[in-house]
RNA sequence: AAAUAGAGGCGCGGUCAUCAUGAGUAAUAUGCAAAAACGUGCGGAAACACGGCAUAUGAAAGGGAUCACCGCCGAAAUGUGAUCAGGUUUUCCGGCCGGAUCAUGUUGGUCCGGUAUAUAACAUGUGCCGGACUGUCACCCAAAAGGUGGAGUGCUAUUUU
Numbered sequence: 001a002a003a004u005a006g007a008g009g010c011g012c013g014g015u016c017a018u019c020a021u022g023a024g025u026a027a028u029a030u031g032c033a034a035a036a037a038c039g040u041g042c043g044g045a046a047a048c049a050c051g052g053c054a055u056a057u058g059a060a061a062g063g064g065a066u067c068a069c070c071g072c073c074g075a076a077a078u079g080u081g082a083u084c085a086g087g088u089u090u091u092c093c094g095g096c097c098g099g100a101u102c103a104u105g106u107u108g109g110u111c112c113g114g115u116a117u118a119u120a121a122c123a124u125g126u127g128c129c130g131g132a133c134u135g136u137c138a139c140c141c142a143a144a145a146g147g148u149g150g151a152g153u154g155c156u157a158u159u160u161u
Base pairs, nucleotide, nucleotide: 001160002159003158004157005156006155009073011072012071013070014069015068017066018065019064027057028056029055030054031053032052038051039050040049041048042094043093044092045091046090047089076107077106078105079104080103081102082101083100084099086097087096088095108134109133110132111131112130113129114128115127116126117125118124136150137149138148139147140146
């Protein structure tokens, strides 16, 4: 230097099923009311649709929890840029959103708190800041305990050169 195999632990990601939430919401039907104006549908222009009360029926998606299974230890997550097609009532312009691929940067892992944001949500995710625990290597130490510091392009073991 290369190859192979491993370790960290509430470890990472995915799929099926079930459950709760979403929600007695959206929507549909009937009856009444209204029919102008005004408002809503991301912004502008033009169009289109909708808007209130009662009764009855009554969802879904994303996100979450649990079990099982699968793939794994840059597992994976995320920032920026480029490309592709898509969504946002219809057309045009603009904005926003999510997905895939490539390039490049950051993060060892988990948890807690604060803050911002997404969301129906106080669940959960993500960014930033702070803290705790933990694994790994280096240094300090006679050694240990302990302390300081670094980062996974790292660390350990075996084999080959």
Predicted 3D model of a 161-nucleotide RNA (Lysine riboswitch aptamer) from uncultured Ruminococcus sp. The coordinates come from a structure-prediction model, not an experiment, and the mean pLDDT is 80. RNAcentral holds the sequence, with entries from MGnify. NCBI's taxonomy places the organism under Bacteria, Bacillati, Clostridia, Eubacteriales, Ruminococcus.